[in-house]
Formats: sequence, C1' cells, structure tokens
RNA sequence: UAUGUGGCUCAGUCGGUAGAGCACCGCCUUGGUAAGGCGGAGGUCGGCGGUUCAAGUCCGCUCG
Repeated sequence: UAUGUGGCUCAGUCGGUAGAGCACCGCCUUGGUAAGGCGGAGGUCGGCGGUUCAAGUCCGCUCG
C1' cells in the first nucleotide's frame, strides 16, 4: 500500500437494507450420459466498536 462478500471465481455507480457465473439439489428432455430448458437451496458482507433514520459501501482498532 492492496486485499478479505454464498462451496469456488467475482460484482455491488455519489451510503438505502446483497447479485452474477460455475458448482450443488429437484423436474423436463434422452435408450443412457453430457449438453440444453425450468425451478430451488445456500452468504448479512474477516472480527469489534463508532457515525447515520439507514453502512458491504464512511471512520477507528484489530486479525489473516
């Protein structure tokens, strides 16, 4: 100085309450597999504190 966000790789514009791709589960399709189509589960954003009506997003400390 940079970085730390679902299993993995990443996004998230000037703070407004979290998304994508892959992977995973179910269904459809196939003689079967893969591919493809539809649907679904899964994170509260390294930790603590502060500012704010509201913080992943600003400030301090701290850990990796």
Molecule: transfer RNA
Organism: Criibacterium bergeronii